[in-house]
RNA sequence: GCCCCGGUAGCUCAGCGGUUAGAGCAACGGCCUUGUAAGCCGUCGGUCGCGGGUUCAAAUCCCGCCCGGGGCUCCA
Numbered sequence: 001g002c003c004c005c006g007g008u009a010g011c012u013c014a015g016c017g018g019u020u021a022g023a024g025c026a027a028c029g030g031c032c033u034u035g036u037a038a039g040c041c042g043u044c045g046g047u048c049g050c051g052g053g054u055u056c057a058a059a060u061c062c063c064g065c066c067c068g069g070g071g072c073u074c075c076a
Stems, first nucleotide, its partner, number of pairs: 001072007010025004018056001027043005049065005
């Protein structure tokens, strides 16, 4: 340099053009308990990596860039 995969909540990930962006774990609150843990209920938490484009509508499609992982290695 080229190719492939990925970047979404604090963490691990789902979501593949249209409902309001979700799950588990974590955190916080409550119930329970003499108390803690476990269990049950609830709450909080998001510029969907950045910028642009297409579209009535983009996390999702297209282009460029950035970051992480993997592979290839010719020419000069």